Molecule: c-di-GMP-I riboswitch aptamer
Organism: Bacillus methanolicus PB1
């Protein structure tokens, strides 16, 4: 110096839920709040997986519409993954 493992201190992040707010929804922002997290930092244009369906397409019907199905171009990094990386001790 690099890699791996263990425990701890200071510090960090913040699930569910609640208020306000953006959105058709999924979901996001913000203020509380802590279930957890050693990458719960970043990347959704490497890839897999998951969620939603305004619009669009298709079918049907009682047809300026309604119902059903399909669909990501919308989302999720606290699902896997990719990538970068801090302090202390053994």
């Nucleotide at each position: 110096a690099u890699a791996u493992u263990u425990a701890u201190u200071u510090g960090g992040c913040a699930a569910a839920c609640u208020g306000c707010u953006c959105g058709a929804a999924a979901g996001g922002g913000u203020a509380g709040g802590a279930c957890g997290c050693a990458a719960a930092g970043c990347u959704a244009a490497a890839g897999g997986g998951g969620c939603u369906a305004c619009a669009u397409c298709u079918a049907u019907u009682u047809a300026u519409a309604a119902u059903a199905g399909a669909c990501a171009u919308g989302c999720c990094a606290g699902c896997c993954a990719g990538u970068u990386g801090c302090a202390c001790u053994u």